Description:
This is a predicted complex of two RNAs, RNase P RNA and transfer RNA, with 446 nucleotides together.

[in-house]
RNA sequence: AAAGCAGACUGGAUGGUCGCUGGCCCGCCUGGCGGGCUGGAGGAAAGUCCGAGCUCCGCAGGGCAGGAUGGUCGCUAACGGCGACUGGGGGUAACCCUAAGGAAAGUGCCACAGAAAAUAUACCGCCCGCCGCAGGCGGGUAAGGGUGAAAAGGCGAGGUAAGAGCUCACCAGUUUCCCGGGUGACCGGGAAAGCUUGGUAAACCCCAUCCGGAGCAAGACCAAAUAGGAGAGCGUUUAAGGGCGGCCCGCCCAAGGCUCUCGGGUAGUGUCGCUUGAGGCGGCAGGCAACUGACGUCCCAGACGAAUGACCAUCGCCCCUUAACGGGAGACCGCGAGGGGAACAGAACUCGGCUUACAGGUCUGCUUUUAUA
RNA sequence: GGGCCCAUAGCUCAGCUGGAAGAGCCACCGGCUCAUAACCGGUAGGUCCCUGGUUCGAUCCCAGGUGGGCCCA
Repeated sequence: AAAGCAGACUGGAUGGUCGCUGGCCCGCCUGGCGGGCUGGAGGAAAGUCCGAGCUCCGCAGGGCAGGAUGGUCGCUAACGGCGACUGGGGGUAACCCUAAGGAAAGUGCCACAGAAAAUAUACCGCCCGCCGCAGGCGGGUAAGGGUGAAAAGGCGAGGUAAGAGCUCACCAGUUUCCCGGGUGACCGGGAAAGCUUGGUAAACCCCAUCCGGAGCAAGACCAAAUAGGAGAGCGUUUAAGGGCGGCCCGCCCAAGGCUCUCGGGUAGUGUCGCUUGAGGCGGCAGGCAACUGACGUCCCAGACGAAUGACCAUCGCCCCUUAACGGGAGACCGCGAGGGGAACAGAACUCGGCUUACAGGUCUGCUUUUAUA
Repeated sequence: GGGCCCAUAGCUCAGCUGGAAGAGCCACCGGCUCAUAACCGGUAGGUCCCUGGUUCGAUCCCAGGUGGGCCCA
C1' cells in the first nucleotide's frame, strides 16, 4: 500500500422568529384564558416471527389428539434467544454455516441408465466340460470392465479350475472392554471379535423435553337508552343445556328455571388502564464470555382523528469542477472559490430477542499478499 | 388486533417429494373456399414471484423476503 474478516459508534450542530403538547406552580376567572419552569420518537419505532409481564374466562385438574424444539454445559422472567465448547462442512487464513437424537422398532421412496437399487444381480468378461469352421449349450464366479449420485470395505501377499476375507499382515469402519483428559458433548491411547450390517427422517414415524384459551380494539367504571316481542330445546329427587381451541373423564351453575336462534333500542368521538420499569447511567467485585451481585445517581413521550413541527441564517459532513500559492519523484494532497446533495424511516400497554431496510462517515482488533528499511 | 389463501406462456388456468413443463384462447404459416368465417394440420411463445437451504435431482419440501386477495372482531 492492496485485498479481506469480526465488532462498536454516528447518521447533524448553534442562534433567531412563529406554532404544538405532557407534568408542576401562579394569576384571572370558570365553557376557559394567560404566564413561569421542565420534559417531548427509533436503531430499527418496521415485519407481527418467538417469548413473557399484565387483564379476563366458576374444567387454571387428568388424559387423548394436535403443535413446537432437538449436540453439551451455562445465562435469562422466559424463549425457537444469547455465550462458550464439541462434531460435521466451507475458506490459504482471520473467520463463517449447521435443521447436529434414532435407518438393526416399523412403513415408504431412490427416476433415466444399468444384469441388478437392499431377504438387490449376471450384460461383457474369467474358468471347467461338451458339440465344434464361425459359434452355440451346460455349470461355476462376483475379483476385472461398463451404467449410475450411489452397486455387497481398501491395499499387498498366499490360495483357487478361475475367483471370493477363503486365509494372513497393515489400514478404515462397526460392536464390546480397559486406561488417561474433560462438569459434559467428546478427544487421545490400547486390546479383542465376527469380518463389514446402501442412502434418505427440511419422508411418515420412533425417542427426549415443553405447551389451558383469548388478547389493551384485553379489561374496569361512569353516563345514556330499550317493546321486553317471536320461535325452539329440555327440566323441576335423577338432568338436558351452559361453563370461550377439538374430544373424553372429573368438577361447578341451574330447582317452575336454564340455554339457543331471530328481531328492536342505546353507546360520549367520556374517565381509568397509560407509563417507576425483569428501567437507564457510573465505576467496583466475580465470571473466558453471555451475564450476575452490592453500592451510588437519574426520572428520560404518553397522544386520542391523534402533539414532538415550519421558516431563515451560519457552521459541520458528502459529491463534482477549479485559478494562483504551498507540499510531493509522480499519482495526488492542503488552502481558497463555485455548484449540488443528505439514507432507512414515525411511538399508541410495556419489555427480552429474531428477521428485514439503510446515502454517507468514524474508530478498534485480526488475517493474507506485496514493497522498503 | 387475529386467522387463511394466491403468484406458472400475451390472457384464463391445470400440474405436485419428484425425474423436470401442459390445455384452451390469442399470434404466425399452410390446407379447404369464388372469397371470408367455421374446420383441419403445424410452428413459436416459460428466470414456474425473489433469495438461500435439504436432496443425486425442487413448480412441488423447508426458512426468509416482495406483491395481491378474503374472513372475524
It holds a member of the Rfam family "Bacterial RNase P class A". Rfam's curators write: Ribonuclease P (RNase P) is a ubiquitous endoribonuclease, found in archaea, bacteria and eukarya as well as chloroplasts and mitochondria.
Its mean pLDDT, the model's own confidence on a scale to 100, is 76.